[in-house]
RNA sequence: UCGCCGGACGGGCAGUCGCCCGGCUUAAGCCGGGAGGAAAGUCCGGUCUCCACAGGGCAGCGUGCCGGCUAACGGCCGGGGGGACUCGCUUAAAGCGGGUUUUACGGAAAGUGCCACAGAAAACAUACCGCCUCGAAGGAGGUAAGGGUGAAAAGGUGCGGUAAGAGCGCACCGCGGAGGGAGCAAUCCCGUCCGGCAGGGCAAACCCCACGCGGAGCAAGACCAAAUAGGGGAGGAGGAGUGGCCCGCUCCGUUCGACUCCCGGGUAGGUCGCUGGAGCGCGUCAGUAAUGGCGCGCCAAGAGGAAUGACUGCCGCCUCGCAAGAGGAACAGAAACCGGCUUACAAGUCCGGCGGGCUC
RNA sequence: GGGCCCUUAGCUCAGCGGUUAGAGCCGCGGACUCAUAAUCCGUUGGUCGUAGGUUCAAAUCCUACAGGGCCCACCA
Numbered sequence: 001u002c003g004c005c006g007g008a009c010g011g012g013c014a015g016u017c018g019c020c021c022g023g024c025u026u027a028a029g030c031c032g033g034g035a036g037g038a039a040a041g042u043c044c045g046g047u048c049u050c051c052a053c054a055g056g057g058c059a060g061c062g063u064g065c066c067g068g069c070u071a072a073c074g075g076c077c078g079g080g081g082g083g084a085c086u087c088g089c090u091u092a093a094a095g096c097g098g099g100u101u102u103u104a105c106g107g108a109a110a111g112u113g114c115c116a117c118a119g120a121a122a123a124c125a126u127a128c129c130g131c132c133u134c135g136a137a138g139g140a141g142g143u144a145a146g147g148g149u150g151a152a153a154a155g156g157u158g159c160g161g162u163a164a165g166a167g168c169g170c171a172c173c174g175c176g177g178a179g180g181g182a183g184c185a186a187u188c189c190c191g192u193c194c195g196g197c198a199g200g201g202c203a204a205a206c207c208c209c210a211c212g213c214g215g216a217g218c219a220a221g222a223c224c225a226a227a228u229a230g231g232g233g234a235g236g237a238g239g240a241g242u243g244g245c246c247c248g249c250u251c252c253g254u255u256c257g258a259c260u261c262c263c264g265g266g267u268a269g270g271u272c273g274c275u276g277g278a279g280c281g282c283g284u285c286a287g288u289a290a291u292g293g294c295g296c297g298c299c300a301a302g303a304g305g306a307a308u309g310a311c312u313g314c315c316g317c318c319u320c321g322c323a324a325g326a327g328g329a330a331c332a333g334a335a336a337c338c339g340g341c342u343u344a345c346a347a348g349u350c351c352g353g354c355g356g357g358c359u360c
Numbered sequence: 361g362g363g364c365c366c367u368u369a370g371c372u373c374a375g376c377g378g379u380u381a382g383a384g385c386c387g388c389g390g391a392c393u394c395a396u397a398a399u400c401c402g403u404u405g406g407u408c409g410u411a412g413g414u415u416c417a418a419a420u421c422c423u424a425c426a427g428g429g430c431c432c433a434c435c436a
Base pairs, nucleotide, nucleotide: 001356002355003354004353005352006351007350008349009348011315012314013313014312015311016310017309019034020033021032022031023030024029036331040342041341043340044339045338046337047336048217049216050215051214055251056250057249058248060213061212062211063210064209065079066078067077068076069075080105081103082102083101084100085099086098087097088096089095106208107207111206112205113202114201115200128147129146130143131142132141133140134139155173156172157171158170159169160168174197175195176194177193178192179190180189181188182187221272222271223270224269231263232262233261234260235259243255244254245253265435266434267433279298280297281296282295283294284293285292286291317328318327319326320325361432362431363430364429365428366427367426370385371384372383373382378416387403388402389401390400391399409425410424411423412422413421
């Protein structure tokens, strides 16, 4: 200096006027506070509220390497395995180590299913070309090393062997199992041993395994007031059965009697829920980290057709300009409240990491 | 603010992993008719909302985003 990735900020001060909440005040008035890192999407997890209180099973849904954090999660942190790119080393082949990045990462030997077209053949595996043997030829037998088709075709390389070939045999690599070692574990290592070795892919195919899940949601719900039509229909009312236990079915249990369902009608008013928390700031200790403990301090919106604004001046930032000066400033606004994820984000500025180039 | 669903030709909709994306209406051309309608024949028209992922292969399976639609008060 260029590129990539990640993080922070996301204007400040003062005055005048106008709003909302809280406190003081008889009142006038005074004091304090007043949108976000995403408030967004509604993708997850909860707190809280209601269904009177619950239990089991089926179905259904969610998650899926290991360990840790958390109230919890599909989140976060660390580790392991796989893939991609790149650098270095290296082989006959196979590979080894580092860096960056990605990962939807349990199981294909429980079962079922799919792999179109092409191709001889895509699993009950096969023989199109080719190679070898016999034959005058048609053809017969053997073969799966070489070629072709395809995303994928009886593990790879080398040597031997053979009529020609083939794990047919051997060595090495790969794969499966046993043993030993390291680690909480996933997993990794071993110049140890055995085996010619289940033909592959797909589970974001059905499914199997492990773990978890009652349902709705603040327009949840609680109270007050007013008005109209207790107007109409169905089921059922104390042995038992109807209804409820609100995603569906079932067992058990339990409960209530103007209970449940349907049609029709009336009012669309007021108060609460509504902000002190798994809260925030600083310091310290433990931990690789996420995070947790301890100590001190602080109270930071609560609207209700929807407040948090308008104007002026100065300062700060960016662009152009010698200067004066002119212009510019993103995504975007709480609605019960928290913890995450995802998406959007400058005239932009600052910080950190990695890689390349140049210079000292 | 919360919850649920949808997106394929100009329009209304099928298409449920196989390399052909379809039907009807509309449009265009022709036949028939004195002419039109009806009827018959032929035919144009497609980023399957967008982007990414799984797979040999995606309209279809999964994820994120964009747009559109519907529902959510009390009394008795």
Molecule: RNase P RNA; transfer RNA
Organism: Candidatus Solibacter sp.